[in-house]
RNA sequence: CAAUCGCGUGUCGCCCUUAGAGUUUGAUCCUGGCUCAGAGCGAACGCUGGCGGCAGGCCUAACACAUGCAAGUCGAACGAACUCUUCGGAGUUAGUGGCGGACGGGUGAGUAACACGUGGGAACGUGCCUUUAGGUUCGGAAUAACUCAGGGAAACUUGUGCUAAUACCGAAUGUGCCCUUCGGGGGAAAGAUUUAUCGCCUUUAGAGCGGCCCGCGUCUGAUUAGCUAGUUGGUGGGGUAAAGGCCUACCAAGGCAUCGAUCAGUAGCUGGUCUGAGAGGAUGAUCAGCCACACUGGGACUGAGACACGGCCCAGACUCCUACGGGAGGCAGCAGUGGGGAAUUUUGGACAAUGGGGGCAACCCUGAUCCAGCCAUGCCGCGUGCGGGAAGAAGGCCUUCGGGUUGUAAACCGCUUUUAGUCGGGAAGAAAGGGUUUCCUUGAAUACGGGAGAUCUAUGACGGUACCGGCGGAAUAAGCACCGGCUAACUACGUGCCAGCAGCCGCGGUAAUACGUAGGGUGCGAGCGUUAAUCGGAAUUACUGGGCGUAAAGAGUGCGUAGGCGGUUGCUGAAGUCCGCUGUGAAAGCCCCGGGCUCAACCUGGGAAUGGCAGUGGAAACUAGGCGACUUGAAUCUGGCAGAGGGGGGUGGAAUGCCGCGUGUAGCAGUGAAAUGCGUAGAGAUGCGGCGGAACACCGAUGGCGAAGGCAGCCCCCUGGGCUGAGAUUGACGCUCAGGCACGAAAGCGUGGGGAGCAAACAGGAUUAGAUACCCUGGUAGUCCACGCCCUAAACGAUGGCAACUAGGUGUUGGGGAAGCGAUUUCCUGGUACCGCAGCUAACGCGUGAAGUUGCCCGCCUGGGGAGUACGGUCGCAAGAUUAAAACUCAAAGGAAUUGACGGGGACCCGCACAAGCGGUGGAUGAUGUGGAUUAAUUCGAUGCAACGCGAAAAACCUUACCUACCCUUGACAUGUACGGAAGCCACGAGAGAUCGAGGCGUGCUCGAAAGAGAGCCGUAACACAGGUGCUGCAUGGCUGUCGUCAGCUCGUGUCGUGAGAUGUUGGGUUAAGUCCCGCAACGAGCGCAACCCUUGUCAUUAGUUGCUACGAAAGAGCACUCUAAUGAGACUGCCGGUGACAAACCGGAGGAAGGUGGGGAUGACGCCAAGUCCUCAUGGCCCUUAUGGGUAGGGCUUCACACGUCAUACAAUGGUACAUACAGAGGGCCGCCAACCCGCGAGGGGGAGCUAAUCCCAGAAAGUGUAUCGUAGUCCGGAUUGUAGUCUGCAACUCGACUACAUGAAGUUGGAAUCGCUAGUAAUCGCGGAUCAGCAUGUCGCGGUGAAUACGUUCCCGGGUCUUGUACACACCGCCCGUCACACCAUGGGAGCGGGUUUUACCAGAAGUAGGUAGCUUAACCGCAAGGAGGGCGCUUACCACGGUAGGAUUCGUGACUGGGGUGAAGUCGUAACAAGGUAACCAAGGGCGACACGCGAUUGCAGUCAAU
Repeated sequence: CAAUCGCGUGUCGCCCUUAGAGUUUGAUCCUGGCUCAGAGCGAACGCUGGCGGCAGGCCUAACACAUGCAAGUCGAACGAACUCUUCGGAGUUAGUGGCGGACGGGUGAGUAACACGUGGGAACGUGCCUUUAGGUUCGGAAUAACUCAGGGAAACUUGUGCUAAUACCGAAUGUGCCCUUCGGGGGAAAGAUUUAUCGCCUUUAGAGCGGCCCGCGUCUGAUUAGCUAGUUGGUGGGGUAAAGGCCUACCAAGGCAUCGAUCAGUAGCUGGUCUGAGAGGAUGAUCAGCCACACUGGGACUGAGACACGGCCCAGACUCCUACGGGAGGCAGCAGUGGGGAAUUUUGGACAAUGGGGGCAACCCUGAUCCAGCCAUGCCGCGUGCGGGAAGAAGGCCUUCGGGUUGUAAACCGCUUUUAGUCGGGAAGAAAGGGUUUCCUUGAAUACGGGAGAUCUAUGACGGUACCGGCGGAAUAAGCACCGGCUAACUACGUGCCAGCAGCCGCGGUAAUACGUAGGGUGCGAGCGUUAAUCGGAAUUACUGGGCGUAAAGAGUGCGUAGGCGGUUGCUGAAGUCCGCUGUGAAAGCCCCGGGCUCAACCUGGGAAUGGCAGUGGAAACUAGGCGACUUGAAUCUGGCAGAGGGGGGUGGAAUGCCGCGUGUAGCAGUGAAAUGCGUAGAGAUGCGGCGGAACACCGAUGGCGAAGGCAGCCCCCUGGGCUGAGAUUGACGCUCAGGCACGAAAGCGUGGGGAGCAAACAGGAUUAGAUACCCUGGUAGUCCACGCCCUAAACGAUGGCAACUAGGUGUUGGGGAAGCGAUUUCCUGGUACCGCAGCUAACGCGUGAAGUUGCCCGCCUGGGGAGUACGGUCGCAAGAUUAAAACUCAAAGGAAUUGACGGGGACCCGCACAAGCGGUGGAUGAUGUGGAUUAAUUCGAUGCAACGCGAAAAACCUUACCUACCCUUGACAUGUACGGAAGCCACGAGAGAUCGAGGCGUGCUCGAAAGAGAGCCGUAACACAGGUGCUGCAUGGCUGUCGUCAGCUCGUGUCGUGAGAUGUUGGGUUAAGUCCCGCAACGAGCGCAACCCUUGUCAUUAGUUGCUACGAAAGAGCACUCUAAUGAGACUGCCGGUGACAAACCGGAGGAAGGUGGGGAUGACGCCAAGUCCUCAUGGCCCUUAUGGGUAGGGCUUCACACGUCAUACAAUGGUACAUACAGAGGGCCGCCAACCCGCGAGGGGGAGCUAAUCCCAGAAAGUGUAUCGUAGUCCGGAUUGUAGUCUGCAACUCGACUACAUGAAGUUGGAAUCGCUAGUAAUCGCGGAUCAGCAUGUCGCGGUGAAUACGUUCCCGGGUCUUGUACACACCGCCCGUCACACCAUGGGAGCGGGUUUUACCAGAAGUAGGUAGCUUAACCGCAAGGAGGGCGCUUACCACGGUAGGAUUCGUGACUGGGGUGAAGUCGUAACAAGGUAACCAAGGGCGACACGCGAUUGCAGUCAAU
């Protein structure tokens, strides 16, 4: 100084801190899961790799281990042997002995436990160390080594004899010590030596260490609920260092457990580590503390300490040696090997430092440790150059071909030298220690010991390392992932639902920013990505910090135990609570401030912190406890009241059915329509009488009662609860409630009754493709009663209970008060229903009866499916109920609301939509188009309406795109280059022709004196390129069809809604119309409608030739009329009456040529159909290039069993035929229309006038009218077909034209189901003209002539519009979607069993060892003169006990013929259950039948509609 703490000032400042995104939908909000971005790692894998520092490195097989090392030391304890010797001695060592091998090092198998953490405790031990007091006396007997003799392959071992000690034994003493019955009793030592000391024995105290006990904390499972016989306690005894059932005998019957015992699974614990804002969650490598283990299991010995990693014994498995008789071994020490595995290092150096053992010490040992090696395993640092440099080089990539980008990047110029290389210098880590010496201290002491100083000196594995300097030269050094969104970063090519990608959503089917490659870019960088696992995000288990009406979630209901919570007031103690102090909370780590490595990582000093536990002293408000008091919570008594509350008994009428008798006759019943059924043996109908069972009309309700289920005729008996009024009594007695107990619709089960009606199953009849159904006729369980079970429902208000608080209003049902004569009004209180403020809610909605604001208690939820299923348990007679998973699979499932679309939902409206009419089509023949078939080819396209007399307003060649054959290859066509030639005209040969070959004639324009050049044309050559009716209309433009000339489609601002969206645009009227009016949180506007445009209908004005004519014709004249063509007028619901709301408007009328858009046309909103067209045209991409291009000839598009569409002509008398005769409009005409006239029966031929057209021509209009004939017939209808003969066009009519004449004379006598057009100058009917065109029209586009019928009306069919409603649809009903069956795959349940693991019970067995006993054998120290004894050992035996064995049980895992359901799969099969009123409303529970499912009983509304009420 800082962290931190305290104080002051001061105000609510300042600092730190919490981030989300993608994905359900057409869109929205919510719920909810899945996924991503972050951090971190003992990691592994892929690609890549320059240097250094610091750290880390078998997570798997506690699998097996070769080899070496990891614990020795002491001669100052001892004898002996050996070596050296200067003969003084020095040294080495096997053995005895001492100390240490209980530390250090490893591992985490076991352990859910006093194992660990934390805090306490009393009944203990303690070598070495410190400390106190005292002692260290006298004896004795052995034994290894060694010697000798044996055994054995070895390991090893036996016997005899000798010997020492700090080895062993006895005696003495014993301050203290121990035991004690308080009399007493017991019990020690070791010496060595340099004579200084070091040891040894007893003892006091301590430190440190260890043992034991206790409180609290410490994983999951209740599909583990009961466990326990030494078990719990006591007494006596034993045992231990020590308390204790630790052990034993006896006595008692306890002990533990829902606050989770027991059992099962998993796991070493902690400081810490990772993450996180935190709370938490996960974890327990490295470092540190504790525990456990040491091949597996058992056991003890020694010792201060072990039941002992590198000790012993036994059993087992395994490995090794063996002479087969026996032996040896234990890397979870350091290296290392094999194995396992995705995966983890050297058989290194040194004791120099730190530490440990031994020793007086020197010193020895030390795989502890310190170092080095390997590995990008992690963290940190450094480098791979720096400055200039635009011709913006080359190359690459892209390109709109202009350029852009790579890119100052490179080259090039200048500079520097870290690192690496090389040469040279070169540390610190080392001071203890040893020698000499000075001082201080201790002491008698100049010894010794201790301390301080001076001086000399030894010691470095790392390592010639760190570091420093010299030299040269940009020299030695960049990759990886990604670039659709999340998420920073885009283009090209290749590929063509293939290959592949993918964390989620999802990319890929010919223009892929998503695959692969390239260029470019982005991110990080000696690394970068991927994978695994952890926390976070995830408020997605919610303590901090969630929910339960409809999303998952309130138990069916009540009573009530434990538990939780609990009214007012006083005193008390102090358990909780709060405050102070003390102890502890190891170190390291995290955090703060310093220091040291050049910095950092790292290391290091100090501080802070360590939410905890314990002790102690206080406080007494609150909670709990104790003792009192109170009345408001609760309860009791008393007066009233309402009620389908419950149980039992009795009784009543109506109705159904049956029976008897009578009357009476042919039907009844039933349905959408029928049939089965009943009936002439007398039904049904009707009258009278009887029997029997079940249910109780009206009242009746939006009503009442009950805890819920539920409860309904009337009367009686028994009985529960509630409400209300006024007082009294008790005195918190209360609320909730895990387990528990009781009740609990319907169906169902058992026993016994009963049985009228109804009615699962069943039977029959219908319906139907089928009909296991809906409908009908029957009908059994059952429904009813008694007793006993079952225990579930959409048991619902989808809303747990209790209490308090928070605006109101309207009804109804109980009780009571007040006012009023009364009707009635008003107030208090308990229920019940509706509306509604605040508030809440995702919204819908709830709203004093809360889903509002709160408190207490209980139950329940955590994505969908699998599944309320399996297994296990409990209950049940059964059916089944209850409790209740997992594997696997999906990225959603879901709630509310919005916009559409749809509905065999509703309301309103419109349309030749139906109806009313007229005429057709469908039957015939023909024409034409299409399908199909055929073909070398029958080119291609159009395919419901909205393709099919369509593209095509003209296929003999051409057209022509198709086929066959023959030819051409810069090409039939365009531009550019070079060369030659003008172009062009005539004409010969070959050939089917294209074409090929051979000739003749002939030169122009501009400039220039000329040479020559240029423009234009032709030819030749090569290359760029041409060309394509080849593909993709699902890459496109443009154009078009269609809904539909339907009345709609939108926007701005405002308002409402969290939002999608709504409002406007809905509503009341009205209209052809979103046309207009009124109203209205809307006000305005746009595209559509209408109008403006053309045409037609009337008139006026102007103009009149080719038009017209009141002029006789022509000529001429004129312009009134017709007409022509230009401009105007006119019609606007303007006027009148009525209706309407005083509106808009409608109805009627007047006038008018025309009346309510006068008729017709043009005009087609936003959009839909990936509608049609790449073959009109244009165009991206792809494809062909001696051919998919180009030319030619011939053929084909014209075929023909058949099917369909559109038409023509008919079937006849409203007609045919013959003759005569009248009246249009609109058009066209010079490669043309063609008159008169002549020829031909005719098509036509000849002819040539007129006309570039109001002039001439096409051009005769036809139906009509008049007369005649035919007389209902396959005809005097009808005209197909065929024959013959012709005409015309054209190069050419064979395939394949049209027409004419004569002859022929088919089908057809009005057309089944079905279906089309049309509402007025329309339908019908009649003819005329044009385009195309050489020729070819029944098609098409126009024109006029004649000229009707009908519309009550909107129930129904079709289409459309508006509003509303339901929806599980949004590719939008041609939607969605369910189940069986069949096939493939996956996981799983059952399963005769089979095989393992764990555990338990009973019994057998019993190694080593310990303890007890001891008849056998044996024995140095002591006693005894001796015999012998005491004591010991071996052996035997008893108890305990490991391994092992037998039998039974529990539990768990694997496997199993067969079998059950489940899940997922490409377009399989059968049906159509659900979503709309889903075509029988759906769903819940149980029952029988069953493919979805259908039916009976009861329940729900999470059905629609209608009516009623408010």

The prediction has a mean pLDDT of 83. This is a predicted structure of a 1510-nucleotide RNA (small-subunit ribosomal RNA) from an uncultured bacterium. It matches the Rfam family "Bacterial small subunit ribosomal RNA".